[in-house]
Context: one part of a larger RNA
RNA sequence: GAGUGAACGCUGGCGGCGUGCCUAAUGCAUGCAAGUCGUACGCGAAAGGUCCUUCGGGGCCGAGUAGCGUGGCGAACGGGUGAGUAACACGUGCGUAACCUACCCGCCGGAGGGGGAUAACCCCCCGAAAGGGGGGCUAAUACCCCGUACGCUCCUGGGGCCGCAUGGCGCCAGGAGGAAAGGUGGCCUCUGGCUUCGGCCAUGCUACCGCCGGCGGAGGGGCGCGCGGCCCAUCAGCUCGUUGGUGGGGUAACGGCCUACCAAGGCGACGACGGGUAGCCGGCCUGAGAGGGUGGUCGGCCACACUGGGACUGAGACACGGCCCAGACUCCUACGGGAGGCAGCAGCAGGGAAUCUUGGGCAAUGGGCGCAAGCCUGACCGAGCGACGCCGCGUGGGGGACGAAGGCCCGAAAGGGUCGUAAACCCCUUUUCACCGGGACGAACGGCUCGGCGGUGAACAAUCGCCGGGUCUGACGGUACCGGUGGAAUCAGCCCCGGCUAACUCCGUGCCAGCAGCCGCGGUAAUACGGAGGGGGCGAGCGUUACUC
Numbered sequence: 001g002a003g004u005g006a007a008c009g010c011u012g013g014c015g016g017c018g019u020g021c022c023u024a025a026u027g028c029a030u031g032c033a034a035g036u037c038g039u040a041c042g043c044g045a046a047a048g049g050u051c052c053u054u055c056g057g058g059g060c061c062g063a064g065u066a067g068c069g070u071g072g073c074g075a076a077c078g079g080g081u082g083a084g085u086a087a088c089a090c091g092u093g094c095g096u097a098a099c100c101u102a103c104c105c106g107c108c109g110g111a112g113g114g115g116g117a118u119a120a121c122c123c124c125c126c127g128a129a130a131g132g133g134g135g136g137c138u139a140a141u142a143c144c145c146c147g148u149a150c151g152c153u154c155c156u157g158g159g160g161c162c163g164c165a166u167g168g169c170g171c172c173a174g175g176a177g178g179a180a181a182g183g184u185g186g187c188c189u190c191u192g193g194c195u196u197c198g199g200c201c202a203u204g205c206u207a208c209c210g211c212c213g214g215c216g217g218a219g220g221g222g223c224g225c226g227c228g229g230c231c232c233a234u235c236a237g238c239u240c241g242u243u244g245g246u247g248g249g250g251u252a253a254c255g256g257c258c259u260a261c262c263a264a265g266g267c268g269a270c271g272a273c274g275g276g277u278a279g280c281c282g283g284c285c286u287g288a289g290a291g292g293g294u295g296g297u298c299g300g301c302c303a304c305a306c307u308g309g310g311a312c313u314g315a316g317a318c319a320c321g322g323c324c325c326a327g328a329c330u331c332c333u334a335c336g337g338g339a340g341g342c343a344g345c346a347g348c349a350g351g352g353a354a355u356c357u358u359g360g361g362c363a364a365u366g367g368g369c370g371c372a373a374g375c376c377u378g379a380c381c382g383a384g385c386g387a388c389g390c391c392g393c394g395u396g397g398g399g400g401a402c403g404a405a406g407g408c409c410c411g412a413a414a415g416g417g418u419c420g421u422a423a424a425c426c427c428c429u430u431u432u433c434a435c436c437g438g439g440a441c442g443a444a445c446g447g448c449u450c451g452g453c454g455g456u457g458a459a460c461a462a463u464c465g466c467c468g469g470g471u472c473u474g475a476c477g478g479u480a481c482c483g484g485u486g487g488a489a490u491c492a493g494c495c496c497c498g499g500c501u502a503a504c505u506c507c508g509u510g511c512c513a514g515c516a517g518c519c520g521c522g523g524u525a526a527u528a529c530g531g532a533g534g535g536g537g538c539g540a541g542c543g544u545u546a547c548u549c
Stems, first nucleotide, its partner, number of pairs: 001549004006545005013393006019386002021351001026349003030346003035073003040070004048061005080304003090228007099221003104217007112146004121136006152177007160169003182209006191202004230276003237267003242264008279301004283294004306327005329340004357383001360381002365379001366377004396428004406419005433486006442476001446472011493538005498519003504533005514521002
């Protein structure tokens, strides 16, 4: 000099954009943060209204609504934190002939028949509660069985091409194994049923959303390897699943990953083992660079979710707002037994030099579910608080004295110097401010509706796609911005002045009180202490402290 997630002191007008628990990964009151689908399925209220009533009650609307449950998808994303981790955790470059991938996209093919349950519900019972047990009824895109089946899987035989050692790819034949689910809209062309012969309907046709098998893609991941990035040798030897093999198990998959047996190996001064510290990177700070420091916000990866352990479900977890066990802690209890996990958003206590609102909205972007309408979304968007940072703006501009008053200094005095064009005063402007009025962009996607064209189709149903017109949707916000009226009106401080280092006099003090980054000042004329006048520097900031280069 530059920098900071800063803090402290004095001071403080406005706006924009950022940013804000670095400490106790300490403990948490309260609310919210992950649901959704009735176009998978069963059950199904009430208030209120109205009508009837034998006054007990009942019908209809409310409403197949609210709600309950089964089922599907999501909940493995998004959000938080940095405890642990010196490790293939991360970065980078490769490999996988050792692998997986729900939803999405492309292509090929298929969807036939049957069965038994069960929750909700009703009844009974146990319990203070949390909850639990028994009996009975019922549906499905829930569950099970049979059939069919390829290019799928496995076995046997034959033969081809290729490679990277194990081997990979594809072909033929035979055998074995393995699938499925419907829903909604429309229609009567075909089939069938009913018919009052007009027509109505589905087991029919059709469209859309789904379902099953297979191949491929995209995106996402698992695993392996080369190289790279901390300190201590006052840590020198370490190791028994240890190193390798065989059989087996396990996994999506290789593997001592696990297990039995066999062998006796494996690593190390090119630093094993041990100890300390630490999430890693893109980046960021500094520096001419080389380098040094750092990893906050944003982005990528990893790890963790009260502590430790475990598996279940699932395409995916060993799962922050799931489950089980143990532990510590807190709470409820009828003492038998139960409930909980903010390192999500806000907020509280505590710790600390120190770090915010228990606010608004799903309008936008994105995500989950849904055919859709839509619902959910403390992701997000925007608002609030804090000069914490950066940037921008203002506190006025011009004129104005042989120079007011007053302060300070010089001088015995008269007087002079200085603050100082500074003020007053005159002219002007109105950013900002106050009041009044107007008033956004962000919003086109999508929905609805009208019209047109095209695909499927028997169809001038329906549905899907495209184009055009109209219409609906804004938290921020009556904000930004614009116009009008008024009036210089509302707005300056902080540090320093001995040398380094820019800026000097007076008074007070008298090695006292004090200053101080270094050198050093102060013991009676102190430009170094304290005050004043003056001056210098920066300016809504200025200094100090801490840390980095």
The part of an RNA shown here (small-subunit ribosomal RNA, 5' domain) has 549 nucleotides and comes from an Acidobacteriota bacterium. The prediction has a mean pLDDT of 87. Rfam family: Bacterial small subunit ribosomal RNA. It was read from a public genome assembly.